[in-house]
Molecule: TPP riboswitch aptamer (THI element)
RNA sequence: AUCACGUAAUAGGGGCGCCGCGUAGCAACGUGGCUGAGAGGAACCCUUGGAACCUGCUCCGGAUAAUGCCGGCGAAGGAAAUUACGAACGAAGUCUC
Numbered sequence: 001a002u003c004a005c006g007u008a009a010u011a012g013g014g015g016c017g018c019c020g021c022g023u024a025g026c027a028a029c030g031u032g033g034c035u036g037a038g039a040g041g042a043a044c045c046c047u048u049g050g051a052a053c054c055u056g057c058u059c060c061g062g063a064u065a066a067u068g069c070c071g072g073c074g075a076a077g078g079a080a081a082u083u084a085c086g087a088a089c090g091a092a093g094u095c096u097c
Stems, first nucleotide, its partner, number of pairs: 001094002005086006011047004016041001017034007053078003059072004
């Protein structure tokens, strides 16, 4: 400077992929690497003011060692909430110096 939300409690919703190496018949486990908030953590994210997540999708384009890795599809269709306190006389966040 910008902005209308912020915090907490309780309850609920959700995802967990790709690659190397080791053991191994497979599965699985261990370990390292990639992206990410999170790749099974008493974690993380999201809860209708809903892009958490699912469907379409065994999709399309690009990149990569490889992958939902990035973009598109797309505000398309679905998707889980109440309460309390505070802010709106400018908080948190973001941007600039």